[in-house]
Background:
Predicted 3D model of a 74-nucleotide RNA (transfer RNA) from a Thermoplasmata archaeon. The prediction has a mean pLDDT of 84.
């Protein structure tokens, strides 16, 4: 210095290839249930999708660049 992969609530994943308003488990709040917890059940809050840019009516999704993480080459 080159090649891949990957970055999306508080954590760990999905959606991406084949653009059309972001889902799931756990964690957290509320309530139901218990003497009480805890399981279970029912609800809620919580993400400008690593950053800028550029295509497009339209971007997590497709290109370009930085940035960061893992890995192989050298």
């Nucleotide at each position: 210095g080159g090649g891949c992969u990957c970055g999306u609530g508080g954590u760990g994943c999905a959606a991406c290839c084949u653009g059309g308003a972001c889902g799931c488990a756990c964690a957290c709040c509320c309530g139901c249930u218990u003497c009480g917890c805890a399981a279970g059940c029912g609800g809620g809050a919580g993400g400008u999708c690593g950053g800028g840019g550029g295509u497009u009516c339209a971007a997590a999704u497709c290109c370009c660049c930085c940035c960061g993480a893992g890995u192989c080459c050298a």
Annotation: Rfam family: tRNA. Rfam classes the family as a transfer RNA.